[in-house]
């Protein structure tokens, strides 16, 4: 660096349930285990997910509603990339 999870010795922890934070995607905490050779960390690029504030246009009454449009927000267990690391084997 490359390829692999058979073996040993670990890790992690999907749905779904509870608390808890968010507007919401989602996230943290306990349980729980669907899986996962990086399913350790990183939003740089794409997707995807949401859509508070802001814009826009309606409504009826002067700040609510509705409806478009929008990440700066989410996801790292969507793909690439980046980085770091246990065994084993080969260079």
């Nucleotide at each position: 660096g490359g390829c692999g999870a058979a073996a040993a010795a670990g890790g992690c922890a999907a749905a779904c349930c509870c608390c808890g934070a968010g507007a919401a995607a989602u996230c943290g905490g306990g349980g729980g285990g669907c899986g996962c050779a990086a399913a350790g960390c990183c939003u740089c690029a794409g997707g995807u997910c949401u859509a508070a504030a802001c814009c826009c246009c309606g409504a009826c009454a002067g700040g609510u509603c509705g409806g478009g449009g929008c990440a700066u927000g989410a996801u790292g267990g969507c793909u690439g990339g980046g980085u770091u690391g246990c065994c084993g084997c080969c260079g």
Molecule: c-di-GMP-I-GGC riboswitch aptamer
Organism: Dehalococcoidia bacterium